Notes
Transfer RNA from a Candidatus Poribacteria bacterium, 73 nucleotides, folded computationally. Its Rfam family is "tRNA". By type it is a transfer RNA. Its family is annotated with triplet codon-amino acid adaptor activity in the Gene Ontology. The sequence is in RNAcentral, with records from ENA. NCBI's taxonomy places the organism under Bacteria, Bacteria candidate phyla, Candidatus Poribacteria.
RNA sequence: GGGGGUGUAGCUCAAUUGGCAGAGCAUCUGAUUCUGAGUCAGGCGGUUAGGGGUUCGAGUCCCCUCACUUCCA
Numbered sequence: 001g002g003g004g005g006u007g008u009a010g011c012u013c014a015a016u017u018g019g020c021a022g023a024g025c026a027u028c029u030g031a032u033u034c035u036g037a038g039u040c041a042g043g044c045g046g047u048u049a050g051g052g053g054u055u056c057g058a059g060u061c062c063c064c065u066c067a068c069u070u071c072c073a
Stems, first nucleotide, its partner, number of pairs: 001072007010025004019056001027043006049065005
């Protein structure tokens, strides 16, 4: 320098053919307990890496950039 892959909650990951952005863990609150752990119930948490485009509608399709990773040279 060239080709491919990945990027979504604090962490690990889903999201079907483009149609309301979710789960587990963590965290917070309450119940249980003498206290804690555990268990149960509930809550909080998102510029879907950044920008642009297509579309009634984009995490998803197209283009550029960035980061990580892999292959070739």